[in-house]
Context: one part of a larger RNA
RNA sequence: UUGGGUUUAAAGGGUGCGUAGGCGGAGCGAGCAAGUCAGCGGUGAAAUACCAUUGCUCAACAAUGGGGCUGCCGUUGAUACUGCCGUUCUGGAAUGCGCGUGCCGCGGGAGGAAUGUGUGGUGUAGCGGUGAAAUGCAUAGAUAUCACACAGAACACCGAUUGCGAAGGCAUCUCGCGAACGCGUGAUUGACGCUGAGGCACGAAAGCGUGGGGAUCGAACAGGAUUAGAUACCCUGGUAGUCCACGCAGUAAACGAUGAUGGCUAACCGUCUGGGUUCAUGGAUUCAGUGGCUAAGUGAAAGCGAUAAGCCAUCCACCUGGGGAGUACGACCGCAAGGUUGAAACUC
Numbered sequence: 001u002u003g004g005g006u007u008u009a010a011a012g013g014g015u016g017c018g019u020a021g022g023c024g025g026a027g028c029g030a031g032c033a034a035g036u037c038a039g040c041g042g043u044g045a046a047a048u049a050c051c052a053u054u055g056c057u058c059a060a061c062a063a064u065g066g067g068g069c070u071g072c073c074g075u076u077g078a079u080a081c082u083g084c085c086g087u088u089c090u091g092g093a094a095u096g097c098g099c100g101u102g103c104c105g106c107g108g109g110a111g112g113a114a115u116g117u118g119u120g121g122u123g124u125a126g127c128g129g130u131g132a133a134a135u136g137c138a139u140a141g142a143u144a145u146c147a148c149a150c151a152g153a154a155c156a157c158c159g160a161u162u163g164c165g166a167a168g169g170c171a172u173c174u175c176g177c178g179a180a181c182g183c184g185u186g187a188u189u190g191a192c193g194c195u196g197a198g199g200c201a202c203g204a205a206a207g208c209g210u211g212g213g214g215a216u217c218g219a220a221c222a223g224g225a226u227u228a229g230a231u232a233c234c235c236u237g238g239u240a241g242u243c244c245a246c247g248c249a250g251u252a253a254a255c256g257a258u259g260a261u262g263g264c265u266a267a268c269c270g271u272c273u274g275g276g277u278u279c280a281u282g283g284a285u286u287c288a289g290u291g292g293c294u295a296a297g298u299g300a301a302a303g304c305g306a307u308a309a310g311c312c313a314u315c316c317a318c319c320u321g322g323g324g325a326g327u328a329c330g331a332c333c334g335c336a337a338g339g340u341u342g343a344a345a346c347u348c
Stems, first nucleotide, its partner, number of pairs: 003320004007302002012316001014202004021195003025089005031084002034082002036078008050066006092192001093189003096185006104178007111155001115151008126137002163170002207248006217241001221237004259315006268292004273288007297304002321348003330341004
């Protein structure tokens, strides 16, 4: 490389949008003829190789003849398929209209509980903490309790096998703005589609820059314990951070460890929200979602099983023994931390 693979053995890109490219629905045309197929012509040197015969006593070697050289070019045709041209269609896709849904996003406003602090009142000797203690706080009046005020952060119950979002993620209430999705209709467009190398955008936490904020918690750090030691686990404190604005960073067990899209293949039992159909107080059914269990099938097995890991098609990404190593070097990106790309020697 071919092949075979990618839930768990190596392997699905963190996610989307989209460029090039690849692939692409149905009908029609005495359409074209590039791919495709057929006939004919030219060329495909010789030697070598293959087949047959022959010459050196045989063979190696050599000679003669033949086939072939699967190719390329030209020409004449064929037109099913692909392509191209023209035309039409509605099933894919999209738009409109109607109904509906949600912790979807952004911005503003509001709320209560808790925590901490401050001031004042009551009140007195302890509080706190642990396995037990101690550090710590407290007669300069703590803890407890009541009232008032302030601050920052997070939203108990509802809450779920729930819902929404492309993923990251999203939960007090309310207002405004924006987007999405589902169902119905079949009005409109008429293949406008799928995928997507590069590219662009988004992307938890921690981290970085500037400026705010700082209640709680809390890396680092300090002290107290434990211990043989204890640079830990436990306790008392506590800085960065945790929060906001703007900018950077671009990684995660970014997981369903399962790429996207379309089609096909038994049942049964739940659930969420809405629409349609049908019998009608309720049920049945269907479409879209979310779960359980299983037929066929599949799988090394565990398992998966219409939300496939089954059976097909298209496109992209990735893998090819372990370690060395996601390291070195180079390049690109970054303020830095570092990220992306990514070897080899050697060794088993």